[in-house]
RNA sequence: GCGCCCGUAGUCUAGUGGUAGGACUUUACCUUGCCAAGGUAAAAGCGUGGGUUCAAAUCCCGCCGGGCGCA
Numbered sequence: 001g002c003g004c005c006c007g008u009a010g011u012c013u014a015g016u017g018g019u020a021g022g023a024c025u026u027u028a029c030c031u032u033g034c035c036a037a038g039g040u041a042a043a044a045g046c047g048u049g050g051g052u053u054c055a056a057a058u059c060c061c062g063c064c065g066g067g068c069g070c071a
Stems, first nucleotide, its partner, number of pairs: 001070007010024004018054001026042005047063005
């Protein structure tokens, strides 16, 4: 330099055009004589810019970051 794949919460992960879901973590409360375990609730997310569309995490393009292969 060329080609391919990936980017969703603090972490892992689902979602292939129509309200972004789960697990762990965190906080509060309940339960307990205390702790652990358990229960309830809450907080926390689509890398970035543009395009298509009534509607984009999803389709298209650029950029950024990561991985693999070729040279």

Model confidence (mean pLDDT): 82 of 100. The RNA shown here (transfer RNA) has 71 nucleotides and comes from a bacterium. Rfam family: tRNA.